[in-house]
Context: one part of a larger RNA
RNA sequence: CUCUCUCUAAGGAACUCGGCAAAAUAGCCCCGUAACUUUGGGAGAAGGGGUACCUUGAGAAAGGUUGCAAUAAUCAGGUCCAAGCGACUGUUUACCAAAAACACAGGUCUCCGCUAAGUCGUAAGACGAUGUAUGGGGGCUGACGCCUGCCCAGUGCCGGAAGGUUAAAGAAGUCGGUUUUUGCUGAUAACUGAAGCCCCGGUGAACGGCGGCCGUAACUAUAACGGUCCUAAGGUAGCGAAAUUCCUUGUCGGGUAAGUUCCGACCCGCACGAAAGGCGUAAUGAUUUGGAUACUGUCUCGGAGAGGGACUCG
Numbered sequence: 001c002u003c004u005c006u007c008u009a010a011g012g013a014a015c016u017c018g019g020c021a022a023a024a025u026a027g028c029c030c031c032g033u034a035a036c037u038u039u040g041g042g043a044g045a046a047g048g049g050g051u052a053c054c055u056u057g058a059g060a061a062a063g064g065u066u067g068c069a070a071u072a073a074u075c076a077g078g079u080c081c082a083a084g085c086g087a088c089u090g091u092u093u094a095c096c097a098a099a100a101a102c103a104c105a106g107g108u109c110u111c112c113g114c115u116a117a118g119u120c121g122u123a124a125g126a127c128g129a130u131g132u133a134u135g136g137g138g139g140c141u142g143a144c145g146c147c148u149g150c151c152c153a154g155u156g157c158c159g160g161a162a163g164g165u166u167a168a169a170g171a172a173g174u175c176g177g178u179u180u181u182u183g184c185u186g187a188u189a190a191c192u193g194a195a196g197c198c199c200c201g202g203u204g205a206a207c208g209g210c211g212g213c214c215g216u217a218a219c220u221a222u223a224a225c226g227g228u229c230c231u232a233a234g235g236u237a238g239c240g241a242a243a244u245u246c247c248u249u250g251u252c253g254g255g256u257a258a259g260u261u262c263c264g265a266c267c268c269g270c271a272c273g274a275a276a277g278g279c280g281u282a283a284u285g286a287u288u289u290g291g292a293u294a295c296u297g298u299c300u301c302g303g304a305g306a307g308g309g310a311c312u313c314g
Base pairs, nucleotide, nucleotide: 001309002308003307004306005305006304007303008302010300011299014298019295027051028050029049030048031047036041038143052065053064054063055062056061066070078293079292080291081290082289083288084287085285086284090102091101106141107140108139109138110137111136112135118127119126120125144280145279146278147277149210150209151208154207155206156203157202158201159200160199163198164197165196169192170191173188174187175186176185177184178183211229212228213227214226215225238272239269250266251265252264253263254262
């Protein structure tokens, strides 16, 4: 010097991206326990007290003894407040990611009547299923609560069949070749002719989409209001500087002596928005963010010690 530990005055997060690491808490019994809540929880909430041994005693209990200290060693939760995300328990990148990703119960749409749909296979055949719509396949969403707005013009899907278009095929006729003729054969062709497409409707928890300019109120400002252009329709409820906000450290308030983070508001949403769900939400999380308390060598700022390695000799 390095590794693993032990202790450290005063301070106590001043360290740092960040309390990372360490310290602290800890068992059992008793008391006590808030907001919120889906009434189950939250909860071991928080917080407080007790704890050994001896004698007597059935026990309860009483008396006594030692120590700094009695769960004296070992074993052995730190806690609280607020917010984001995901309801939850689960699953995952074997070997850099455990998560807000996947799954999930629940919701909804759609296909399928059984020789089912769908899937694998050239096929035989198999799964589906020794099941039968309270079943099976596929898509999306993702507990629960309150909800889920407008647009069917485009694309898709479903339905329709009057008309237009349209293949093979059929085919009157016309023009050839050949032939004595019946005929054989070639080209062309009115007309007949399915699905599909055009067409007519429907359909958004189908793919998707959800405007601009100008003016206006008795201070100013703003615009409930009006005009105009365009559109299939112009974003409803709710939320909003957000895991989304460029300008931006927006502005105001809170917290700090001081806060680009955080929380609460505002709304000017560059570029939220309703099952690629919207907004809430108790419980939950080796999740993310901010704050507080306890605690500490993280630090001020170092120091001392133990045992390995390094080093020297062999």
Molecule: large-subunit ribosomal RNA, domain IV
Organism: marine metagenome